[in-house]
RNA sequence: GCCCACGUAGCUCAUUUGGUAGAGCAAUCCCCUCGUAAGGGAUAGGUGAUCGGUUCAAAUCCGAUCGUGGGCU
Numbered sequence: 001g002c003c004c005a006c007g008u009a010g011c012u013c014a015u016u017u018g019g020u021a022g023a024g025c026a027a028u029c030c031c032c033u034c035g036u037a038a039g040g041g042a043u044a045g046g047u048g049a050u051c052g053g054u055u056c057a058a059a060u061c062c063g064a065u066c067g068u069g070g071g072c073u
Stems, first nucleotide, its partner, number of pairs: 001072007010025004019056001027043005049065005
């Protein structure tokens, strides 16, 4: 220098052929218990890497940029 994959909640990851963004763990509160752990319930937490484009509508399609990993020379 060229090519490929990935970037979504504090962490690990779903969400696929565009239609109101979710799970597990963690956090907060409550129940249970003499108390703790375990267990049960509830709540909060996201400008979906950034910018632009297409569309009535974009995490999803297109382009550019940034970052991470891998491959080739």